[in-house]
Context: one part of a larger RNA
RNA sequence: CUGCGCAUAAAGGGCUCGUAAGCGGUAUGUCGCGUCCUCUGAGAAAUUCCAGGGCUUAUCUCCAGUCGUACGUGCAAUACCGGCAUACACUUGAUUACUGUACGGUUAACUGGAAUUCCUGGUGUAGCGGAAGAAUGCGCAGAUAUCACGAUGAACACCGAUAGCGAACGCAGAUACUGGGCAGUUACUGACGCUGAGGAGCGAAAGCAUGGGUAGCCACGAGGAUUAGAUACCCUGGUAGUCCACGCUGUAAACGGUGGGCGAUAGGUGUGAGGGUCUUUUCACGACAUUCGUGCAGUAGCUACCGCAUUCAGUGCCCCGCGUGGGGAGUACGGCCGCAAGGCUAAUACUC
Numbered sequence: 001c002u003g004c005g006c007a008u009a010a011a012g013g014g015c016u017c018g019u020a021a022g023c024g025g026u027a028u029g030u031c032g033c034g035u036c037c038u039c040u041g042a043g044a045a046a047u048u049c050c051a052g053g054g055c056u057u058a059u060c061u062c063c064a065g066u067c068g069u070a071c072g073u074g075c076a077a078u079a080c081c082g083g084c085a086u087a088c089a090c091u092u093g094a095u096u097a098c099u100g101u102a103c104g105g106u107u108a109a110c111u112g113g114a115a116u117u118c119c120u121g122g123u124g125u126a127g128c129g130g131a132a133g134a135a136u137g138c139g140c141a142g143a144u145a146u147c148a149c150g151a152u153g154a155a156c157a158c159c160g161a162u163a164g165c166g167a168a169c170g171c172a173g174a175u176a177c178u179g180g181g182c183a184g185u186u187a188c189u190g191a192c193g194c195u196g197a198g199g200a201g202c203g204a205a206a207g208c209a210u211g212g213g214u215a216g217c218c219a220c221g222a223g224g225a226u227u228a229g230a231u232a233c234c235c236u237g238g239u240a241g242u243c244c245a246c247g248c249u250g251u252a253a254a255c256g257g258u259g260g261g262c263g264a265u266a267g268g269u270g271u272g273a274g275g276g277u278c279u280u281u282u283c284a285c286g287a288c289a290u291u292c293g294u295g296c297a298g299u300a301g302c303u304a305c306c307g308c309a310u311u312c313a314g315u316g317c318c319c320c321g322c323g324u325g326g327g328g329a330g331u332a333c334g335g336c337c338g339c340a341a342g343g344c345u346a347a348u349a350c351u352c
């Protein structure tokens, strides 16, 4: 001396559930595995320390002694900790119940209006479209424009908001079904809790498979421009795809670049969801404190900086994941998974 870290330097798993395991509230009694006190045994040799000897000295070596953890036997203690008990101990953690309440939370079927495109018909005539400027393109076989009827698919203007809900991905026209949250009451159970290796499930977009659908948009490919060239940016048309059903894939700057839980630690000011007290004849408005979310600026403290700051990156405890110089490389090989694309796991040599 016996790690230090993870917002931005390497490093939080995409998210949840949950097995093993780790950790775990209050009271009384009892036992004493752990823990701690004491006695004793044992504690190889070499090494270390130390008295002395031998190589001229030293390194080295020989020899006497010391030190000494883990371990065993017996005795004692019970603060912590653990086991057991309390006929069915307790209620503050955690559930449940009741009364309210907000919500783009989920799923499925049905439905609504505006717009785009297309079809048919009417009016109407020479252009339209596009761009920085043009051209490709469309149009006398009557377009564009305008009016009416109709068809189809996809998306839901205004409300709309540093607004809301959800574990995350994510979620917005209306209706039906359904889950969770929050507040209040303090009524029930009585520690039933927290985390969670493996494991299971969910998981944007793109992509894959089968069958549908296809209005708009649009990778690829085509044409027109631009340019020295233009495999681009711009324009014209346009296929997969985007949509639906049922499977697969399992990854993202899956980001708050910040794992989850619990406790206490200045105030201020917005906003969403509640119930309460005061004021008021009552309602409304207002004032005050309070619980749960979501923002802003800002003390103490922290931080290399930027900044964070009761929604912590501060202060403590519990559990999981991960990092250990750059490149090689999230690659090779092997294994597991996948229809494939590929995913997960994951190095060496060499080099600076």
Base pairs, nucleotide, nucleotide: 003324004323005322006321012320014202015201016200017199021195022194023193025090026089027086028085029084030083031082032081034080035077038074040072041071049065052062053061054060093192094189096187097185098184099183100182101181105178107176109175111173112156117151118150120148121147122146123145127138128137164171165170207248208247210245211244212243216242217241222236223235224234259319260318261317262316263315268296269295270294271293272292273291274290276288277287278286301308302307325352326351327350334345335344336343337342